Context: one part of a larger RNA
RNA sequence: CUGGGCUUAAAGGGUGCGUAGGCGGCCCGGAAAGUGUCCCGUGAAAUCCCCCGGCUCAACCGGGGAAUGGCGGGGCAAACUCCCGGGCUUGAGGGAGCUAGAGGCGGGUGGAACGAUAGGUGGAGCGGUGGAAUGUGUAGAUAUCUAUCGGAACGCCGAAGGUGAAGACAGCCCGCUGGGGCUCUCCUGACGCUCAGGCACGAAAGCGUGGGGAGCAAACCGGGAUUAGAUACCCGGGUAGUCCACGCCCUAAACGAUGCGCACUAGAUCGGAGCGGGUAUGACCCCGUUCUGGUCGCAGAGAAAUCGAUAAGUGCGCCGCCUGGGGAGUACGGUCGCAAGGCUAAAACUC
Numbered sequence: 001c002u003g004g005g006c007u008u009a010a011a012g013g014g015u016g017c018g019u020a021g022g023c024g025g026c027c028c029g030g031a032a033a034g035u036g037u038c039c040c041g042u043g044a045a046a047u048c049c050c051c052c053g054g055c056u057c058a059a060c061c062g063g064g065g066a067a068u069g070g071c072g073g074g075g076c077a078a079a080c081u082c083c084c085g086g087g088c089u090u091g092a093g094g095g096a097g098c099u100a101g102a103g104g105c106g107g108g109u110g111g112a113a114c115g116a117u118a119g120g121u122g123g124a125g126c127g128g129u130g131g132a133a134u135g136u137g138u139a140g141a142u143a144u145c146u147a148u149c150g151g152a153a154c155g156c157c158g159a160a161g162g163u164g165a166a167g168a169c170a171g172c173c174c175g176c177u178g179g180g181g182c183u184c185u186c187c188u189g190a191c192g193c194u195c196a197g198g199c200a201c202g203a204a205a206g207c208g209u210g211g212g213g214a215g216c217a218a219a220c221c222g223g224g225a226u227u228a229g230a231u232a233c234c235c236g237g238g239u240a241g242u243c244c245a246c247g248c249c250c251u252a253a254a255c256g257a258u259g260c261g262c263a264c265u266a267g268a269u270c271g272g273a274g275c276g277g278g279u280a281u282g283a284c285c286c287c288g289u290u291c292u293g294g295u296c297g298c299a300g301a302g303a304a305a306u307c308g309a310u311a312a313g314u315g316c317g318c319c320g321c322c323u324g325g326g327g328a329g330u331a332c333g334g335u336c337g338c339a340a341g342g343c344u345a346a347a348a349c350u351c
Stems, first nucleotide, its partner, number of pairs: 004322003007305002012319001014201004021194003025088006033081002035077008049065006091191001092188003095184005103177007110154001114150008125136002162169002206248006215242002221237001223235002259318006267296012300307002324351003333344004
């Protein structure tokens, strides 16, 4: 460079925003860079190829032709791409009205449970297990009642449910705030799609400083069991941590193991959010339609499992990635990080 691929065989970047770049709707006009066609010049000779000829043949040599994939110049064409100008509304955006939602941030507040403290009742056990023991209790536990304090998480509703780009998001109320959907088709007039770098976000664990600490609970933490042993599984304790603020870390089975956008290609059925129509001016009813979450399924696709308008079907645009297993997501170098480590990423050797 050409080709084949990426749900599960190797392969979709964790997610978004967006720069360069790539790609780009309908109509008219212009220009003619790409493009097409014709002509001219050039593309040294030798070599290679074809034809003819000379050494008795050949190698070799001589003559002619072709070729020299290319470059430059000129004429013509204008469908397509590019460029310039004008116009358009269906892509995109805006406006008006309506609307659902655990979307985000901040503040306030509630009940259940749990633990602690104080007090009342009570008087011998409680707890725990396969069975026990450690533990706890006459300095009065467990149980029960009352009061107060504390931290964390929000039962039912709750769902195959909803929202968000992803991570993720759930008691209730208030404030601030992002995005979406539907209806009208009023405005702008291609303003679009994708996106190497870049920037931002990014579960859990972990790190720094300060706070908080009820419950839970890593530790090659200590104790009780079990066992041949038991650095475990079980039991009683328990510190980091889990929670908050600010600053880092940047990973994941970050999964739909399926990048984003657009268009097209039978249906059936259940749910969520709207709009329109019908019945009777009504509806938890019926019909149509838009967005959205599922299931089944035709064609088609697929190695199959399966996918099947939420495609893994049919096409187009752009990005990322793969190229036998191990060595290895390692070494070295670079870069980021306080560190832990992250990102980038080989080779020898071996099968």